[in-house]
RNA sequence: CGCUGCUCAGAGCAAAGCCGUCGAAAGACGGUGACGCAGAGCUAAGGGGACUACGGCGACGAGCGGUCGCCAUGUCAGCCCGGCCGCCAGC
Numbered sequence: 001c002g003c004u005g006c007u008c009a010g011a012g013c014a015a016a017g018c019c020g021u022c023g024a025a026a027g028a029c030g031g032u033g034a035c036g037c038a039g040a041g042c043u044a045a046g047g048g049g050a051c052u053a054c055g056g057c058g059a060c061g062a063g064c065g066g067u068c069g070c071c072a073u074g075u076c077a078g079c080c081c082g083g084c085c086g087c088c089a090g091c
Base pairs, nucleotide, nucleotide: 002091003090004089005088012037013036017032018031019030020029021028022027035078041084042083043082046081047080048079049076050075051074055071056070057069058068059067060066
């Protein structure tokens, strides 16, 4: 340096649920809690995918209220592929 995660050691992260805060929502953050994770570290402005729709546009409607549809610029890295960086062990 490359491959692998069968084995060792010491660590690390933390799903759902519950509480609080923020947010229109998706969701995020903190606490609690461990389902799991060998990258469950970073990248969403690399590609695909998923979620949401404050707002915008359109339709219905005489109009207002309202209802429906579409749209990411919002979100997810614990959906997949890629990129960056990295621990231990074995070969």
Model confidence (mean pLDDT): 87 of 100. A computed fold for a 91-nucleotide RNA from a Gemmatimonadota bacterium, annotated as c-di-GMP-I riboswitch aptamer. The model forms 100% of the base pairs in the Rfam consensus. It matches the Rfam family "c-di-GMP-I riboswitch aptamer". Rfam describes the family as follows. GEMM was predicted in a large-scale screen for bacterial structured RNA regulatory elements.